Background: THF (Tetrahydrofolate) riboswitch aptamer, 106 nucleotides, folded computationally. It was read from a public genome assembly, where an Rfam model found it.
[in-house]
RNA sequence: UCCAGAGUAGGAAACGGCGCGUUAAGUGUCUGGCAGACGGGGAGUUGCUGCUGGGACGAAAGGCGAUAUUCUGUCGCUUGCGGUGUCGGUUCCGCAUCCCGCUGAA
Numbered sequence: 001u002c003c004a005g006a007g008u009a010g011g012a013a014a015c016g017g018c019g020c021g022u023u024a025a026g027u028g029u030c031u032g033g034c035a036g037a038c039g040g041g042g043a044g045u046u047g048c049u050g051c052u053g054g055g056a057c058g059a060a061a062g063g064c065g066a067u068a069u070u071c072u073g074u075c076g077c078u079u080g081c082g083g084u085g086u087c088g089g090u091u092c093c094g095c096a097u098c099c100c101g102c103u104g105a106a
Stems, first nucleotide, its partner, number of pairs: 001106001003104003010093004015088005020082003029055008040100004061079008
């Protein structure tokens, strides 16, 4: 000099544990604001994540038992349902990009 490679945060999937909702929160979607993180070092987005305001859309309940003064309500267990939360290991993806560095080869 040149070629190849490793490694992060994080993301996704199915599975398992424990929850939440089913009196509709959550999830998804559009949009405004703020903040944060982004291979070992530096920079860092129109990308990512979180918080928050607003808009539109929008759902699956059933069984058994207990209890209270009725309509009916409440509670428990259970089978479902929800683009549901979280934790776990597994698998897959993975520095937007730029500069430097690291490992190996020529």